[in-house]
């Protein structure tokens, strides 16, 4: 002292969350010792049992026991130790608890009208007489507590006389009140009365401070006073009567929560902010409630009396009790200990002492609950052991760790001894043995120290927070290893702090939450200048207090520290005296510049109230005059032949006021517009007087306050919510269109709200301009100066950034109002106002972790500019119609094998499934395999190996035979090449193209994509790359905070057009030449003129030359990227599955199926045509030995026999067709078209049935040019004709080349489609296939409102009232009795507060994939959004008004 999280990314704002330190804690896991201190925070909930207040015999009579003398004995008389009663003192203190109490309870500084028992000091006395009573002794009653009669007795118990004074009462004279005696041999001591004073204690009284709430605003009859009285120790309404009517209260009365306070204690840097255990001081209680009594003290915790509730005993008549004292118990709770020793010390009580009792205390037990010390060894050891974990298979960690080697003994054991004059508990010394008795726990993705491997696989889980987790998880579980802390550690829960996130110290309000709609003004706060006085604020100094502990400094005692013990300091505060006067306040006496008046005059939509004007506008008469008028994107509804629209007069009505008009003008604000008159307010300038701080601001309070809306009476042209109808549309409750109703307008009251906005309270000062403008003044004029409205963008300066900028959001003051995360919600309840509607006030459960503000890059828009492009227009020619081929789909099947899916799948992969291919289906067999490499072991002249026979079988395999036969190195053994068998392994077209390579497609051969370095900017980012002109081009020039580069463009490359050179085998020819082949040249706006451009660049026309002219024509060649685009089925490859099988072998089968849909070609439909004839013409690129075949012969043909040449410029295929000439056909389903079907043959091949191709005969379907819609094409192209090739036994309407004939047509760039640049808006960023709104449906939580129910609080009224206090009466007197008044409690009402639950209503909020629509974000397709008022399934629609965000 900061950090993590909203965004693709930046700033900002703003919440949430972490790291610190604490606790009277809890809980998991673990657990050696000590010492010090803690420990029922819940039920003030019940409590067996034991104990906790006794005590004195030197107050007093008994009595029990027992000692000793005397006696036979009874019995006396002495001591001793007890005993219950009378008395006396203490039981009012010591212990407990926090229920009540917001109050003189507490705190702190004062006070006067008070008491006081033991204790201390003085002073003064202690005389005489007397009744009774408990104990006891007997009777009665009772279960038992215990009562009660009757007998005697004693005192320091009562009583009565006498004396008395510094005592009380009175002004005085006067009067009145006391004792007690015990112990001692004595001295004398202790007590005893009376008074006076002391200490201490106790009671009253006040100043001053003490939590939250205003959704508590009025409250009080003993209430405030006062005069008499009564009571008290003692002042007082503390009580009473009587008299007056007052007292409290926005500086918060008076109600409601809640809580003992206090020194203190944690936390903070401090202010503060939370708490208020343990010590202390103070107060309150003692089951709940009320009372008294005794006393010096009590309205009494272990006394009393009563009522309630609970609980125990009971013979049922009655009686007892009160742990919030110390253990203990049961409940209750996440929790909180021993029914423990001893009065040794410290203190109390009694008592002359000795003692006695003391669960206060002092010790111990328990618990890691806390702080604080100690230990769990310590030095050496590298073969870096074995293990564990990993690994790139080298290694590397655990790691000097361990083993071993020396040494030590804290704690802990064993043992003896000592000390405290008694003494609980405690403690101290010495000795021995022995590394021995002792490590856990929680992290490891960032925060935040510390990473790997295995397992899992949006599963299981983890998370404080952001988030991990879908098969390579440093985030989950486990292992290793790491980091931290340590007898402890994490987690939970609370509080302080980081949070300046409630900001005195220390924050904000243009747009992020937040300036009241506005003004007036009350209180309150602030407040110009001089001078004097006062000395209450201030300040200063000195006393006094501020309990002790505690904290802080120093110093000492425990072995250190914890923790004691002393001393200082502090205790920021209150009180009291003196002293000071600047400056705030008071009081006084002034001053004028703040304010405010007076005096003429100028300005203006400023307000009311009356009158009146033209133009629209509708309507009515009446005319003229016919057939549409009106609307609209485009129509319909609707008006009109009963005459409309249209025009012309007249007259009627209501609301609005053109041009002036403006960035202008007046008013607080809302707002305010034809002219006129009167009334009226305020401002401004200008002159000179005037009063003299009179002033600012404004909680409450008064008043004004757009539409829209209510009330009541008028008015009602046009508009125009609702509501009808006609259109759009899937709907259309909307946008659009006809109607139209309240309203809109007047007059009188309401209501009080707007995006009532400059999203910017009001008032004062200060801080460069520049420029238009309204008034008003001075000035001739230029120009000035006061007030107002506006602009621009600049100084400073502020701001997150936009921006603001003398009309601040700048610099400073004054006083008001607001805000504190989004959402819930401006809701609910309450309360005030309101005729309603609804306004003002205004919450909390819950839920998320963001919500937002600026400003950046992209993306995108049914946004805008400029450009391009066979992208549209123009033009040809298809394609969709029909038959056929082929291809996907879909079905269908045992299987019809698998990809590919808009553009950028569908004659693709596939340059060619009959079997093979082959993946896919039936059967059927194989298992180290059909293939590769090693390893072991046998075999090696028979059983290898090879060939072939036979059987079984579809075959593949299986079983049998036979034949042929071995080579090399080695003497042999053995080996090798080769087989068997076994074992590593092979094989997978089996999954993942979302693990990947390589490779393609696309966008697109579009002109982009980018970087260094420099400036800009808080920062993502920008410049450059924008701009102007240009170009096919970020192509090129010019300007510019840029200045270069780099990838693409273009060139460089191949192929046609031309020349020119060599070279010349088959070609052509016999020579030049075409023609090959090779190497070269040639084209660059290069030059010449016009025109445009500021100039360039460059762009158009023209001529020249030229084979070619403006990139000559094609090709190939694809920037930074995008599409997790397409391929694990071409190949590689990670990982994952299969292993007698998803591997491999064979037979047959599918892939070719077929209601039916799409794509891409082919053949048509016909005369520009078919047909037949014709050696009538003219290519080019290509191929070829398992092959082209030429020629001959057969056959109608396909072919078929024989067969020459030719590994090619030679031979062959190979005669190209469209074309050209003749001849028929003559518009028809034809002499078009050729599908389909029958028959008969040809060829390829083991094999043609499913399933080839191709010939002849016959047959002769659909089709007559094809809807919506779509496709290619800019020239040698579009059409149209053949020709070869790859594949390939065979088999092309496909592909891929070749050439032959040959067009039409483009005004142009609005529109469609795609693409570039700039620019705009954006609530998108997975970028519009994007965000996102509400209603309905399901499930979930938690709140409101409810008939109604239960409970709690507090007072009121009645009834009835214990104890007990006061008083009356009766009685001879009382304590007896009979009333009375108060009076706890109980019941009854009636209402009031607060709370539980509560059928159902409504409405929120939540939750991968559910309905309907698509309102909002771009002009979001009707801009949006605000108040209002109406509809309406739902977002919403509409209307009136306002704001631009």
């Nucleotide at each position: 002292a900061g950090a993590a999280u909203u965004u693709g990314a930046u700033c900002c704002u703003g919440g949430u969350u972490c790291a610190g330190g604490a606790u009277g804690a809890a809980u998991g896991c673990u657990g050696g010792c000590g010492g010090c201190g803690u420990g029922c925070c819940u039920u003030a909930g019940g409590c067996a049992u034991g104990c906790a207040a006794g005590u004195c015999g030197a107050a007093c009579g008994g009595u029990u026991u027992u000692u000793g003398u005397a006696g036979c004995a009874a019995u006396a008389c002495a001591g001793a130790a007890g005993c219950a009663g009378u008395g006396g003192c203490a039981g009012a203190c010591g212990g407990g608890u926090g229920a009540g109490u917001a109050a003189c309870g507490c705190g702190u500084a004062g006070g006067a009208a008070u008491c006081u028992a033991c204790c201390c000091u003085u002073u003064a006395g202690c005389g005489g007489a007397c009744c009774a009573u408990a104990g006891c002794c007997u009777c009665u009653c009772g279960a038992a507590a215990g009562a009660g009669g009757g007998g005697g007795u004693a005192a320091u118990a009562g009583u009565c006389c006498a004396u008395a004074g510094u005592c009380u009462c009175g002004u005085a004279a006067g009067a009145g009140u006391a004792a007690a005696g015990u112990c001692g041999c004595a001295a004398g001591a202790c007590a005893c009365u009376a008074a006076a004073g002391g200490a201490g204690g106790a009671g009253c009284c006040u100043g001053c401070g003490u939590c939250c709430u205003a959704u508590c605003a009025g409250c009080u009859a003993g209430u405030u006073g006062g005069c008499g009285g009564g009571g008290u120790a003692a002042a007082g309404g503390c009580c009473c009567a009587c008299c007056a009517a007052g007292g409290c209260a926005a500086u918060g009365a008076c109600g409601g929560g809640u809580a003992g306070c206090u020194g203190g204690a944690c936390u903070g840097a401090g202010a503060g902010g939370u708490c208020g255990a343990u010590c202390a001081g103070c107060c309150a209680c003692a089951a709940c409630u009320g009372c008294a009594c005794u006393g010096a003290g009590a309205c009494a915790c272990g006394g009393g009396c009563a009522g309630u509730a609970c609980a125990u005993c009971u013979a049922c008549g009655g009686a007892u009790g009160g742990c919030a004292g110390c253990a203990a118990c049961c409940a209750g709770g996440a929790a909180u200990a021993u029914u423990g020793g001893g009065c040794a010390a410290u203190g109390g009580a009694c008592g002359a002492a000795a003692g006695u009792c003391u669960g206060a205390c002092c010790c111990a037990g328990c618990g890691a609950c806390g702080c604080c010390g100690c230990g769990u060894g310590g030095a050496g050891g590298a073969a870096g052991a074995a293990g564990g974990c990993u690994u790139u298979c080298g290694g590397g960690u655990c790691g000097u760790a361990a083993a071993c080697u020396c040494c030590u003994u804290u704690u802990g054991c064993c043992a003896a001894g000592c000390c405290u004059u008694u003494c609980a508990c405690a403690g101290c010394u010495u000795g021995g043995a022995g590394a021995a008795u002792a490590a856990g726990c929680a992290u490891c993705u960032a925060c935040u120290a510390a990473c790997u491997a295995c397992g899992u696989g949006c599963c299981a889980g983890a998370a404080g927070u952001c988030u991990c987790g879908g098969u390579a998880a440093u985030a989950c579980g486990u292992a290793g290893g790491a980091u931290g802390c340590a007898a402890g550690c994490a987690u939970u829960a609370u509080c302080c702090g980081g949070a300046u996130u409630c900001a005195u110290u220390g924050g904000g309000c243009g747009u992020a939450a937040a300036g009241u709609g506005u003004g007036c003004g009350u209180a309150g706060g602030c407040g110009u200048u001089u001078u004097g006085a006062u000395g209450a604020g201030u300040c200063g100094u000195a006393c006094u207090u501020u309990a002790a502990a505690g904290c802080c400094u120093u110093g000492g005692g425990c072995u250190u520290a914890c923790c004691c013990c002393a001393a200082g300091c502090a205790u920021u505060g209150g009180g009291u005296a003196c002293g000071a006067u600047a400056c705030u306040a008071u009081c006084a006496a002034g001053a004028u510049u703040g304010a405010g008046g007076a005096u003429u005059g100028a300005c203006a939509g400023g307000g009311g109230u009356a009158c009146u004007a033209g133009a629209a506008c509708a309507g009515u008469u009446a005319g003229u005059g016919u057939a549409g008028c009106a609307g609209u994107g485009a129509a319909a509804u609707g008006c009109g032949u009963u005459g409309a629209u249209a025009u012309u007069a007249a007259c009627u009505g209501g609301a609005a006021u053109a041009c002036c008009a403006a960035a202008g003008g007046c008013g607080a604000a809302a707002g305010c517009a034809g002219g006129u008159a009167c009334c009226u307010g305020g401002g401004u300038u200008a002159u000179u007087c005037c009063u003299g701080a009179c002033g600012c601001u404004g909680a409450g309070g008064c008043a004004c306050g757009a539409a829209a809306g209510c009330u009541a009476g008028g008015g009602g042209a046009g508009c125009g919510a609702a509501a009808c109808a006609g259109a759009u549309u899937a709907g259309a409750g909307a946008c659009c269109u006809g109607u139209g109703u309240a309203g809109u307008c007047c007059u009188a009251g309401c209501c009080g709200u707007a995006a009532a906005c400059g999203a910017u309270g009001u008032c004062c000062g200060c801080u460069a301009g520049c420029u238009c403008u309204u008034u008003g003044u001075c000035g001739u004029a230029a120009g000035g100066c006061a007030a107002g409205g506006g602009g621009u963008g600049u100084a400073a300066g502020c701001u997150a950034a936009c921006g603001c900028g003398u009309u601040a959001a700048g610099c400073g003051g004054a006083c008001c109002g607001c805000c504190u995360g989004g959402g819930g919600a401006g809701u609910a309840c309450g309360g005030u106002c309101g005729c309603a509607a609804g306004a003002c006030u205004a919450a909390a459960a819950c839920u998320c972790a963001a919500a937002g503000g600026a400003a950046u890059u992209g993306a995108c828009g049914g946004g805008g500019a400029c450009c391009c492009g066979c992208a549209c227009a123009a033009c040809c020619u298809g394609u969709g119609g029909a038959g056929c081929g082929u291809g996907u789909g879909g079905u269908u099947c045992a299987a019809u094998u698998c990809g590919a899916g808009a553009c950028a799948a569908a004659a693709c992969g596939a340059a060619g499934g009959a079997c093979c291919u082959c993946a896919c289906c039936a059967g059927g067999g194989c298992u180290u395999g059909a293939c590769a490499u090693g390893c072991u072991a046998u075999c090696g002249u028979a059983c290898a190996u090879u060939u072939u026979u036979c059987u079984g079988g579809a075959a593949a395999c299986a079983g049998a035979g036979a034949g042929a036969a071995a080579u090399c190195c080695g003497c042999a053994a053995g080996g090798a090449u080769g087989a068997u068998a076994g074992c590593a392994c092979a094989g997978g077209u089996g999954c993942u193209g979302c693990a990947u390579g390589g490779c393609u497609g696309u966008c697109g051969u579009c002109a982009g994509c980018u970087c260094g370095u420099g400036c800009c900017g808080u920062g993502a980012g920008g410049u450059g790359u924008u701009c102007c002109c240009u170009u096919a081009a970020g192509u090129g020039g010019g300007g510019a905070a840029a200045c270069g580069a780099g990838c693409g463009c273009a060139a460089c490359c191949c192929u046609c057009a031309u020349c020119u050179a060599a070279u010349g085998u088959u070609a052509a020819a016999u020579u030049a030449u075409u023609c090959a082949u090779u190497a070269g040249a040639a084209a660059c706006u290069g030059a010449c003129c016009u025109u445009g451009u500021u100039c360039a660049a460059c762009a158009a026309g023209g001529a020249a030359g030229g084979a070619a002219g403006g990139a000559g024509a094609g090709g190939a060649a694809g920037a930074c990227g995008u599409c997790a685009a397409g391929u694990c089925a071409g190949c590689a490859c990670g990982g994952c599955c299969c292993u007698u099988a998803u591997g491999c072998c064979c037979u047959g089968g599918g892939c070719c199926a077929c209601a039916c849909a799409c794509a891409c070609a082919c053949u048509a439909c016909a005369a520009u045509g078919g047909c037949g004839a014709a050696u009538a013409a003219c290519a080019a690129u290509g191929a070829g030995c398992u092959g082209c075949a030429a020629g001959c012969a057969u056959g109608c043909a396909a072919a078929u026999g024989c067969a020459a040449g030719c590994a090619a410029a030679u031979c062959u295929c190979a005669c190209a067709a469209a074309u050209u000439u003749c001849g028929c056909c003559u518009c028809a389903g034809u002499u078009c078209a050729g599908a389909u079907u029958g028959g008969g043959g040809u060829c390829u091949g083991c094999a043609a049935c499913c399933c080839g191709a191709c010939c002849c005969c016959a047959u002769g379907a659909a089709g007559c040019c094809g809807g919506a819609a779509u496709a290619g094409g800019u020239a040698g192209u579009a059409a149209u004709c053949g020709c070869a090739g790859a594949u390939c036994a065979g088999c092309a309407u496909g592909c891929u080349g070749c050439g032959g004939u040959g067009a039409a047509u483009a005004c142009g760039u609005u529109c469609u489609c795609g693409g570039g640049u700039c620019u705009u808006g954006u609530a998108c960023a997975c970028a519009c296939c994007g965000c996102c709104c509400g209603u309905c449906a399901a499930g979930g939580c938690a709140g409101c409102a409810a008939a109604g129910u239960c409970g709690g609080g507090g007072g009121u009224g009645g009834a009835c009232g214990a104890a007990u206090a006061c008083u009356g009466g009766u009685u001879u007197u009382a304590c007896a009795u009979c009333g009375g008044u108060a009076g706890a409690g109980u019941c009854c009402a009636a209402a009031u507060u607060c709370g539980g639950c509560g059928a159902u209503g409504a409405a929120g909020c939540u939750u991968a994939a559910g309905u309907c629509g698509u309102a909002a974000c771009a002009a979001g397709g009707u801009a949006u959004c605000c108040c209002u008022a109406g509809c309406c399934g739902a977002a919403g629609c509409u209307g009136g008004g306002g704001a631009u965000g």